Predicted 3D model of a 475-nucleotide part of an RNA (small-subunit ribosomal RNA, 5' domain) from an uncultured bacterium. The full RNA is in RNAcentral, with records from ENA, Greengenes and SILVA. Its mean pLDDT, the model's own confidence on a scale to 100, is 84.
Context: one part of a larger RNA
RNA sequence: GGAUGAACGCUGGCGGCGUGGAUAAGUCAUGCAAGUCAAGGGGGCCGCAAGGCAACCGGCAGACGAGGUAGUAAUAAAUAGGUAUCAACCCUUUAGUCAGGAAUACCUCAUCGAAAGAUGAGUUAAUACUGGAUAGUCUCUUCGGAGUAAAGAUUUAUCGCUAAAGGAUGAGCCUGUUCGGUAUCAGCUAGUUGGUGAGGUAAGAGCUCACCAAGGCUAUGACGCCUAGGGGACCUGAGAGGGUGACCCCCACCGAUGGAACUGAGAUACGGUCCAUACACCUACGGGUGGCUGCAGACGAGAAUAUUCGACAAUGGACGAAAGUCUGAUCGAGCGACGCCGCGUGAACGAUGAAGUACUUCGGUAUGUAAAGUUCUUUUGCCAGGGAGAAAGUUUAUUGAUGGUACUUGGCGAAUAAGAGGUUGCUAAACUCGUGCCAGCAGCAGCGGUAAUACGAGUGCCUCAAGCGUUAUCC
Numbered sequence: 001g002g003a004u005g006a007a008c009g010c011u012g013g014c015g016g017c018g019u020g021g022a023u024a025a026g027u028c029a030u031g032c033a034a035g036u037c038a039a040g041g042g043g044g045c046c047g048c049a050a051g052g053c054a055a056c057c058g059g060c061a062g063a064c065g066a067g068g069u070a071g072u073a074a075u076a077a078a079u080a081g082g083u084a085u086c087a088a089c090c091c092u093u094u095a096g097u098c099a100g101g102a103a104u105a106c107c108u109c110a111u112c113g114a115a116a117g118a119u120g121a122g123u124u125a126a127u128a129c130u131g132g133a134u135a136g137u138c139u140c141u142u143c144g145g146a147g148u149a150a151a152g153a154u155u156u157a158u159c160g161c162u163a164a165a166g167g168a169u170g171a172g173c174c175u176g177u178u179c180g181g182u183a184u185c186a187g188c189u190a191g192u193u194g195g196u197g198a199g200g201u202a203a204g205a206g207c208u209c210a211c212c213a214a215g216g217c218u219a220u221g222a223c224g225c226c227u228a229g230g231g232g233a234c235c236u237g238a239g240a241g242g243g244u245g246a247c248c249c250c251c252a253c254c255g256a257u258g259g260a261a262c263u264g265a266g267a268u269a270c271g272g273u274c275c276a277u278a279c280a281c282c283u284a285c286g287g288g289u290g291g292c293u294g295c296a297g298a299c300g301a302g303a304a305u306a307u308u309c310g311a312c313a314a315u316g317g318a319c320g321a322a323a324g325u326c327u328g329a330u331c332g333a334g335c336g337a338c339g340c341c342g343c344g345u346g347a348a349c350g351a352u353g354a355a356g357u358a359c360u361u362c363g364g365u366a367u368g369u370a371a372a373g374u375u376c377u378u379u380u381g382c383c384a385g386g387g388a389g390a391a392a393g394u395u396u397a398u399u400g401a402u403g404g405u406a407c408u409u410g411g412c413g414a415a416u417a418a419g420a421g422g423u424u425g426c427u428a429a430a431c432u433c434g435u436g437c438c439a440g441c442a443g444c445a446g447c448g449g450u451a452a453u454a455c456g457a458g459u460g461c462c463u464c465a466a467g468c469g470u471u472a473u474c475c
Base pairs, nucleotide, nucleotide: 001475002474003473004472006471007470008469009468010467013343014342015341016340017339018338019336020335026299027298028297030296031295032294035060036059037058040057041056044053045052046051067254068253069252077178078177079176080175081174082173083172085171086170087169090167091166092165093164094163095162096161097160098132100130101129107122108121109120110119111118112117138147139146140145152159153158180226181225182224187217188216189215192214193213194212195211196210197209198208199207229251230250231249232248233244234243235242236241256277257276258275259274260273279290280289281288282287307333309332310331311330315329316327317326318325319324346376347375348374349373356367357366358365359364381412382411383410384409385408386407390402419464420463421462422461423460424445425444426443430459431458432457433456434455440447441446
């Protein structure tokens, strides 16, 4: 000198674009953040009807999106490859969609419980469940054969369902290389290293098991301990390097703590289930309920970090045939000079160089064209009028949270707007008074003990400027 997710002190006019819990992955009141489909199904309630409402069974979604960085030094990441694999939704192509059955929720009745909720009996449907037929696929095979699928709705135009092949995209697994500190950690390892066989998985494999062999890693640092999410990038630097990993993007991991599986194309699942633990809440003491590392917000700790806001108008997502519904994703607004950028706080003329103030060699000098005054302007501000684009859905019609905002026209009036630090040298800028090694200053050298340009004040000056200084950290 540059930089910062900064903080503190003094000061503070406006706008645009960004950015804002770095500490306690501490604890959380309240509201919202994931629903949707009535064109899968049978009922219920309201209604004259058309139709509406929403519980239940069922389908899809809930594994995305959003948040955080605790753990993880390698089951992560980056990069270059590989294959023994899988796939809901989407696209292309081919073939099929036959005929049956038994239940059950809702509901009704009854019962238990403070509640959360639960139990029994009766009844009914389906794209829910299930036995059969068929099979150019797949599995087994003694090569003869055996086994393996489907779901309908209906306004008649479509939406589905099953099997197979390919694509797109995504995921799993494997390998090479790279990726902190420490030797005051030198030896580590029994499923350990390999083989055979079996099991298991979507899939290779000690992934698991039985048997057999005795291997495998290590000074090119194994093993242990400490620290840490990784990268694209960001800061600095001429570069090489050094430092960092906020915001944004990609990947990984986590969801009070520890563990487990279920469902499913996909989870060992933040707002699903079960168990244990700690904490908190309700209780009729028998028993129950909860998980903000989602958006706001609260307490706490801290030098320190915002609104319990608006809207689905746009973009995107889920569901739906669609209309549409939901969406704290997102788009916007609010707060903070936290940062960057831009603008303004007036312009021209104006000497008797007014007054005041400071200094003075008492002559004057400085503040200083500065003010006053005269003539203008209106960026900005305030008032009034007009007023967007962002909107694209096939024609028409309709649809804007932001917002009566930006912008624009007219009017008013210099009107609404300057400070901070420094002034001995480094280092741009000095005089007077007060104080008297005191009070104090200070980045370093150092200054102050009676003439202090270094302390405190006044006046002048210097540098930056809606900021200016200090502190912390990095180059």